[in-house]
RNA sequence: CGCGCUAAGCGGGGAGCUAGCGGUUCCCUGAACCCGCAAUCCGCUCUAGCGGGGCCGAACUCCUUCCCGAGGGGGUGGCAAUCGAGGAAAGGGCUUGCCGAUGCAAGCGUUGACGGCCAGGUUCCGCGCAUUGGGAGCCUGUGAACCGCGUCAGGUCCGGGAGGAAGCAGCGCUAAGCAGUUUCUCCCAGGUGCCGCGGGUUGACCUGGCCCGAGCGAGCGUCGCGGGCACCGCCUCGAGAGCUUCCUCGACGGCAGGUGCGCG
Numbered sequence: 001c002g003c004g005c006u007a008a009g010c011g012g013g014g015a016g017c018u019a020g021c022g023g024u025u026c027c028c029u030g031a032a033c034c035c036g037c038a039a040u041c042c043g044c045u046c047u048a049g050c051g052g053g054g055c056c057g058a059a060c061u062c063c064u065u066c067c068c069g070a071g072g073g074g075g076u077g078g079c080a081a082u083c084g085a086g087g088a089a090a091g092g093g094c095u096u097g098c099c100g101a102u103g104c105a106a107g108c109g110u111u112g113a114c115g116g117c118c119a120g121g122u123u124c125c126g127c128g129c130a131u132u133g134g135g136a137g138c139c140u141g142u143g144a145a146c147c148g149c150g151u152c153a154g155g156u157c158c159g160g161g162a163g164g165a166a167g168c169a170g171c172g173c174u175a176a177g178c179a180g181u182u183u184c185u186c187c188c189a190g191g192u193g194c195c196g197c198g199g200g201u202u203g204a205c206c207u208g209g210c211c212c213g214a215g216c217g218a219g220c221g222u223c224g225c226g227g228g229c230a231c232c233g234c235c236u237c238g239a240g241a242g243c244u245u246c247c248u249c250g251a252c253g254g255c256a257g258g259u260g261c262g263c264g
Stems, first nucleotide, its partner, number of pairs: 001264005009055002011029005019045005033053005062258003066254002071249005077244003082239006091232002093229005099224006107216002115211008123200006129193002131190007139180004148173004156165003
């Protein structure tokens, strides 16, 4: 150097599943042999899908280190749009109240503002009076077959008689009760009162009187004070697109090295 073989190779990786590995599944890369099997999984048990068939073959092709880094995974890493829950009430915003200041200002004011003092009323308590309603008394009427009263015809009873007794009806009266009258008396009650007397409260309003002598001021704006809301902002917790950082695996590709047997 030539020929014939063999090991290896004919895809790999990430996620997921699994005690673990490989495959089916999803994704990335990529020029990626064929058939059968597989998610309510399939096949294996220590380096590897299992079974059958085929191609290539010791180097562009097989193996290894390193570099690059498509892509994936992880971090209670960082930044952070945004969203949710809770909180606080020092900022902004909205709203509200009072007081104060200030500006504008209708109007009021020397026929007296503001302020001060006094009296009265509105208010509360007690009593009285009135009124309304109810009840009771007083009054009127009625009201007892016998078991209320009086008088008791007739009749009855006792008595020799004189006389006496009980007593129905009737008449008169009355009790309880019933009805009426509000003239009068008493009691109770009140969502009662242009009423009277006494007391309390002077905080507010009104009316009047006195003192003083020039301001008062509805409303609106600004500032200040206080309350409320939680819209913005703030605090805590949670979720979190996106960006970034760290760790990790890593296809394709690149550099370097390594790997047989037989014959001529």
This is a predicted structure of a 264-nucleotide RNA (Bacterial large signal recognition particle RNA) from a soil metagenome. Its Rfam family is "Bacterial large signal recognition particle RNA". Its family is annotated with signal recognition particle, plasma membrane targeting and SRP-dependent cotranslational protein targeting to membrane, signal sequence recognition in the Gene Ontology.